[in-house]
RNA sequence: CGCCUAAGACACGACGUGUGUCGCGGGGGACCCACCGGCGCAUGCGCGCCAUGGGGCGAAUCGGCGGCUUCACCGUUGCCGUAGGGCAGACUCCAAGCCCGAGCCCGUCAGCUAACCCCGUCGGCGGAUUGGA
Numbered sequence: 001c002g003c004c005u006a007a008g009a010c011a012c013g014a015c016g017u018g019u020g021u022c023g024c025g026g027g028g029g030a031c032c033c034a035c036c037g038g039c040g041c042a043u044g045c046g047c048g049c050c051a052u053g054g055g056g057c058g059a060a061u062c063g064g065c066g067g068c069u070u071c072a073c074c075g076u077u078g079c080c081g082u083a084g085g086g087c088a089g090a091c092u093c094c095a096a097g098c099c100c101g102a103g104c105c106c107g108u109c110a111g112c113u114a115a116c117c118c119c120g121u122c123g124g125c126g127g128a129u130u131g132g133a
Stems, first nucleotide, its partner, number of pairs: 001126004008022005023121006033111001037050005053109001054106004062081007084100004092133005
């Protein structure tokens, strides 16, 4: 200097890479609307039993088989697939191919959501798949 990413710009500054504003990204949060498990009994409200936490960031979910553990589930681990995502100026599509398919957080609480409230603003790369419309 350029590029990816929400992750930038500006101002102040007692300089503590701090504070504020704007931009950008994300979460919480009404009305309306949506949702509101299974079985049995009763039926006017209900009662009993069984099963089960739920949610957020992110592409990162789901399934099969095996090892450990276990009565089993769960958990953990390995392999094979898979929803999905990425491959570099921007958008869309086609062909062939490559890679990823993690991790973390809230703490029994969250559908949507105006007002309102809260949080983040990291990190990485040095031309990075190729061909075509």

This is a predicted structure of a 133-nucleotide RNA (c-di-AMP riboswitch aptamer (ydaO/yuaA leader)) from a soil metagenome. The coordinates come from a structure-prediction model, not an experiment, and the mean pLDDT is 78. The RNAcentral record of the sequence draws on MGnify. Rfam family: c-di-AMP riboswitch aptamer (ydaO/yuaA leader). Rfam describes the family as follows. This family represents a conserved RNA structure found upstream of the ydaO and yuaA genes in Bacillus subtilis and related genes in other bacteria. Its family is annotated with cyclic-di-AMP binding and regulation of gene expression in the Gene Ontology.